[in-house]
Context: one part of a larger RNA
Parts: sequence; C1' cells; structure tokens
RNA sequence: UUGGGCGUAAAGGGCGCGCAGGCGGUUCUUUAAGUCCGGCGUAUAAGCGCGGGGCUCAACCCCGUAGAUGCGCCGGAAACUGGGGGACUUGAGUGCGGGAGAGGAAGGCGGAAUUCCCGGUGUAGCGGUGAAAUGCGUAGAGAUCGGGAGGAACACCAGUGGCGAAGGCGGCCUUCUGGACCGUAACUGACGCUGAGGCGCGAAAGCGUGGGGAGCAAACAGGAUUAGAUACCCUGGUAGUCCACGCCGUAAACGAUGAGUGCCAGGUGUUGCGGGGGUUUACCCUGCGGUGCCGAAGGAAACCCAAUAAGCACUCCGCCUGGGGAGUACGGCCGCAAGGCUGAAACUC
Repeated sequence: UUGGGCGUAAAGGGCGCGCAGGCGGUUCUUUAAGUCCGGCGUAUAAGCGCGGGGCUCAACCCCGUAGAUGCGCCGGAAACUGGGGGACUUGAGUGCGGGAGAGGAAGGCGGAAUUCCCGGUGUAGCGGUGAAAUGCGUAGAGAUCGGGAGGAACACCAGUGGCGAAGGCGGCCUUCUGGACCGUAACUGACGCUGAGGCGCGAAAGCGUGGGGAGCAAACAGGAUUAGAUACCCUGGUAGUCCACGCCGUAAACGAUGAGUGCCAGGUGUUGCGGGGGUUUACCCUGCGGUGCCGAAGGAAACCCAAUAAGCACUCCGCCUGGGGAGUACGGCCGCAAGGCUGAAACUC
C1' cells in the first nucleotide's frame, strides 16, 4: 500500500536480442470507441440529509421528500486519445564517399626472460631471512660461455588514450567478421522507444572427457616465528592456472547511478572525423561523435551531481517498504556435482 522512493540510508535486473503488452513525429480528411453535453430509464427496502409526525423527552419508530459516484438506451459535439484513408520529412533506416580502433574468430610467425637437459671454463660454496634453518652443492653446485627442449606471458610504445552491450580486449602478420563515427542528402516514408515471459552472451573459481605443464601456486610436507602458530616469513609442492569440446551462470558483474527522447550558463584538456581562415607543420575560428577535469542555474540530508545530471520533463521496464531469523526452510524449475533461480514463517528486538 490510491503514497513515497532506488549514487553512499532498504531498493537498477550482470549485459544484450526480442514476442505479447504499454507508449508514440508533422499535416489534411473521415469515423465517433474513449471523452464531453442534453434527455429518458434504472440504481429494492432500510440507512444518511431535509420537512413533518408517534411513544411525557430522547434513543427508537412512522410518513413524505431530496439525493446517489454508477449502469443502459436515445440524441448531439469533434478539440484531444483511439480506428480508417491521403500526404510529409525533422524521428528511424538504406545508399554513396571517408578515416580511427587491445571489438570478435581462426591460422601462422617473432624476440626477451624463467626452468630443465647436454657440453666448455672453473672451485667451494649457493640460496634464503629481521636473523636463521629446512633445501641445493666436491657424484662438481652457484657464477660464466656455447648448444638444445618446452610451456606460458607479450617489456618499451602506453595515455586521466582506444574498442566493445556487458563480461572483457594489448607482440607481429594474414584470412574471415560485428559495431560505432564523420561527410553527403540520392532512396524508404514513422518503418520508432521500451520490453513481463522467452532466447542468447556472461570475469574468476569450480565440474566432465582428452591433451599440455615452463613459471606461479590452494591443499599438503618440511624449516622458522610464537605461550601456541593448523597463519603471516622461508624451502619444496599437487590440483589448478594453458589448449579443445561440453557444463556451471555467480561477483564490490560498480559509475554501487536501467533504457530512450527533448530542454537548461560557461571554462579547460584529450581522442576520431569535417568546414573556414592564416605568416600553410606548430596557430586562430567553428560543426559533429567519444572521453576527463572545474564550475552557473538548479538539485541534494550532506558528501557531492552539474549537457556523460544525481537539473527540468515525458515513455516503458526492474526493484524497495524496520533489524535479526535468512538469501535460510519448504515446494518447484535448472545442474554431473558444487550449487543456482524463485523464496517464506514461527520467534525475537
């Protein structure tokens, strides 16, 4: 509970596509469903209001009258909403001309570094810490030089930079492929916005089958520390981290801020594209798209937000309604499992 809200107090769905539904530009015409006006009918009685009356009053009771959002029928109005028809171009989309980008997928290639193996030189230490020890080393380690193997990640460039709906994306090359932006105004002519369900995407960890395994490293073992030390520190080290295919579907999935459209001072960086000027690299003016900072009005409990709004409005969706119990139980659906989604109550403060 006809209310007020959702950056931080409870509250924006992790993100997209989209059926139904809701909402929808300018103009002409028509209709009359919504809407508005008039009339008629109906809206039991009682009750309520008003007038009157009966019990000595009142409560109570009786009579009359008024009123009643609503519903139905008839007639009428045509501004707005809806329906039908015609037209339009500014919303939306297409075409054409451009440049930017770690956007996605597949294949190939490269160098630095770590580790391991082989060989040379060489000798007693190396490693590690707060200090040590475990550990490694005379069966020749560490150091250094040469050769080889293998896996993973790509220093500098690098940016408050770019791209993507989000998750996210970073060496180089090739192939395939998505989107956005600028310019133009040839084409379509409202084709739009949102979106319950639904479908798809979705970091890390985890799961299944097979591969791979250099470094790192839950678990685990040992050494230290300590009163203890199932930790922090050290030496090792297995899953895992990597690849293919299939699951899982979560997160501080965050801008803790849903999407769309219009409107409302400025200043200053940066990025992409364009126009004009100029002393033609550098600078000045200016348009559009992105991304930052500072600030006016306004907003806000404050912090702060401020054209990338948390301002002023409209449309649609999601969500909140005291704390604990509890994101639990039960049921249902999904999953191989782990578990996920939906989601209470008793009781208690």
Molecule: small-subunit ribosomal RNA, central domain
Organism: Thermobacillus sp. ZCTH02-B1